[in-house]
RNA sequence: GAGACCGGCCGGAUGGCUGCCUCUCAGUCCCGAUUUUUCGGGACCGGGGGGAGGAAAGUCCGAACUCCACAGGAUAGGGCGCCUCCUAACGGGAGGGGGCCGGGUCGGGCUUGCCUGACCGGGCCACGGAAAGUGCAACAGAGAACAGACUGCCCCGCUGCGUCGGGGUAACGGUGAAACGGUGGUGUAAGAGACCACCAGUCCCCGGUGUAAACCGGAGAGCUGGCAAACCCCGCCUGGAGCAAGACCAAGCAGCUUCGUCCUCCGGGACCGCUGAUCCGGCGGCAACCCGAUUCGUCGGGAUGCGGAGCGGGUGGGUCGCUAGACCCCGGCCGUGAGGCCCGGGCCAGAUGAAUAGCCAUCGUCCCGAGCAGUCGGGAUACAGAAUUCGGCUUAUAGGCCGGUCUCCAAA
Numbered sequence: 001g002a003g004a005c006c007g008g009c010c011g012g013a014u015g016g017c018u019g020c021c022u023c024u025c026a027g028u029c030c031c032g033a034u035u036u037u038u039c040g041g042g043a044c045c046g047g048g049g050g051g052a053g054g055a056a057a058g059u060c061c062g063a064a065c066u067c068c069a070c071a072g073g074a075u076a077g078g079g080c081g082c083c084u085c086c087u088a089a090c091g092g093g094a095g096g097g098g099g100c101c102g103g104g105u106c107g108g109g110c111u112u113g114c115c116u117g118a119c120c121g122g123g124c125c126a127c128g129g130a131a132a133g134u135g136c137a138a139c140a141g142a143g144a145a146c147a148g149a150c151u152g153c154c155c156c157g158c159u160g161c162g163u164c165g166g167g168g169u170a171a172c173g174g175u176g177a178a179a180c181g182g183u184g185g186u187g188u189a190a191g192a193g194a195c196c197a198c199c200a201g202u203c204c205c206c207g208g209u210g211u212a213a214a215c216c217g218g219a220g221a222g223c224u225g226g227c228a229a230a231c232c233c234c235g236c237c238u239g240g241a242g243c244a245a246g247a248c249c250a251a252g253c254a255g256c257u258u259c260g261u262c263c264u265c266c267g268g269g270a271c272c273g274c275u276g277a278u279c280c281g282g283c284g285g286c287a288a289c290c291c292g293a294u295u296c297g298u299c300g301g302g303a304u305g306c307g308g309a310g311c312g313g314g315u316g317g318g319u320c321g322c323u324a325g326a327c328c329c330c331g332g333c334c335g336u337g338a339g340g341c342c343c344g345g346g347c348c349a350g351a352u353g354a355a356u357a358g359c360c361a362u363c364g365u366c367c368c369g370a371g372c373a374g375u376c377g378g379g380a381u382a383c384a385g386a387a388u389u390c391g392g393c394u395u396a397u398a399g400g401c402c403g404g405u406c407u408c409c410a411a412a
Stems, first nucleotide, its partner, number of pairs: 001408010012363007020051006027044007053383001057394002060392005065242004077238005082096005097127001098125004103120008128233002133231002135227002150173001152169006158162001181199006200224002202221002205218005246320004255311006261270003271285005286305001289302005327346003331342004364381007
């Protein structure tokens, strides 16, 4: 200097013009209440403050907050699962333990390219229980769990001596992800933890270290396959819905009650339907009534079907919820760390078809080309955008910066 991996961080800057959302101050005008003062609301103009993110995303976990449900206990269902700690909480995070897979250094063994031991550094792991019980294992293979006789080995049998029959055997071969620990010996007809020694593991006991998970050492037991992201067992946690939660206000619709008025055959009646709807209105039908015509069955036209008060769910409208909070910044102390405590300072979007923008100039960063060089020309500048608020996880992201480890190259 380059590359790989791991961890952390940034993710455009400045200026001008024209605009947008919100808060606040002052002014002008309008509306309402009121006693001219004053208060409330709206519009316009002007000054000032603020105005997307590291993920605002996916909505996958955990909470705050709100409403609904709820005596207590138990169960079902769901979730989590090495240990300790952090945290409001978590399936999140920090540190540690164990296991698996690569890399490197040193050492040992031999069959010299493999096996093995220690150490260093990296990645991954839903990592409680397989010694409670039930269950599962494709293909291949004779046989897949207290098994299994295909080849081989051993023994026995025979009117028959075989490519035969019966029995024993897991020591040989073969299959497989996995064949019921490994090596040597005793033993045997041949064999086998059947027995013995050593080795690996498991379980139990004792001692030591550690808060613990666990590790180290010793003694004992022939105890020896896997899967719980299969049922299950053990321990812990666990109501449901979500700001479209929820609360309030005004007007109004359907509907209901009541009063007045009109009609009446004194029972009552003041209607029905369609369209459309914040509910305004329009159209049609029909009845008592009036006018005209009439074959006395009816037909045509007109007018009316009202007014006041009270209650009135939801949607739509408006207001609140709504942004000062497990908040942000600087510093100190404690802790390996996640994090905790303290001092000081700060206020940092609240929109609702939804603002946070558009254009121009200069610069920055990266890439390509030209040039000895100063430099010039062209291109790119990502992922993506709040919607009640936090803590996480995951995913997307042009380009760049910092730190650590390892490797390679060059120089000394």
The RNA shown here (Bacterial RNase P class A) has 412 nucleotides and comes from a Fidelibacterota bacterium. It matches the Rfam family "Bacterial RNase P class A". Rfam classes the family as a ribozyme. The coordinates come from a structure-prediction model, not an experiment, and the mean pLDDT is 75.